Transfer RNA from a Candidatus Hodarchaeales archaeon, 72 nucleotides, folded computationally.
[in-house]
RNA sequence: GCCCUGAUAGUGUAGCGGUUAGCAUUGGUGGCUGUCACCCACCUAACACGAGUUCAAAUCUCGUUCAGGGCG
Repeated sequence: GCCCUGAUAGUGUAGCGGUUAGCAUUGGUGGCUGUCACCCACCUAACACGAGUUCAAAUCUCGUUCAGGGCG
């Protein structure tokens, strides 16, 4: 230098162009218990950045950044 893959709550991970962006865990509140733990309920919290296509983009296209891999 070229090619491929990826980037989603603090962490891990799902997401067929139309879901209130889901699940687990952490955190907070309440319940349960003599107390703690376990368990139950609720709350908080996310689409790397910029542009484009579309009625509608986490999803498709282009560019950038970062991470991993391959070729030279």

The organism belongs to Candidatus Hodarchaeales, within Archaea. Rfam family: tRNA. Rfam describes the family as follows. Transfer RNA (tRNA) molecules are approximately 80 nucleotides in length.